[in-house]
Molecule: c-di-GMP-I-GGC riboswitch aptamer
Organism: bacterium
This record gives sequence, C1' cells and structure tokens, in this order.
RNA sequence: AACGAUAAAGGCAAACCCAUCGUGAGGUGGGGACGCAAAGCCACGGGUCCAGGUACAGCUGAUCUGGAUAGCCGGGCUGCCGAAC
Repeated sequence: AACGAUAAAGGCAAACCCAUCGUGAGGUGGGGACGCAAAGCCACGGGUCCAGGUACAGCUGAUCUGGAUAGCCGGGCUGCCGAAC
C1' cells in the first nucleotide's frame, strides 16, 4: 500500500417527530437510531428527483436551462485501528 476482525478507542445518523428556510426536490437545528470501515469532504461522469421554458400534441413522450441528491453507483482527495489474508 492493499485488506477489514464477535478486537480497542471512538465517530456518523435512516425513518419518524418538533422548529425553521425553500415554489419544490430538499436543506439547517434539536430529539431519535435503520444502518455505515470512510454514511468524512468534493456535483467530475452516470442515475434518480424538483422547478421553469420550447416545439409537437389525442395519448405517450422529446428537448433546453437552473436546482437537489455524496446514506444511488462510479471517480477524486483526506483519515482511526492493526487481527486474519
């Protein structure tokens, strides 16, 4: 370096509830734990979600712009411990 234990010290915090911000997806704070070896940070690629626009329009959908999601996947950077392999 890689790897990831019935180890040790810890850490984070889903759903839900309350308050608050936002048109919304969703965010923030508190409570709370489903889980997580990066569930630490970053929107670079893809996916998913939201808002507005455009053309067609019977349905289905297409497309553009902006936004969200890192606990959807991949990628980048950084990090605790040291069994087994």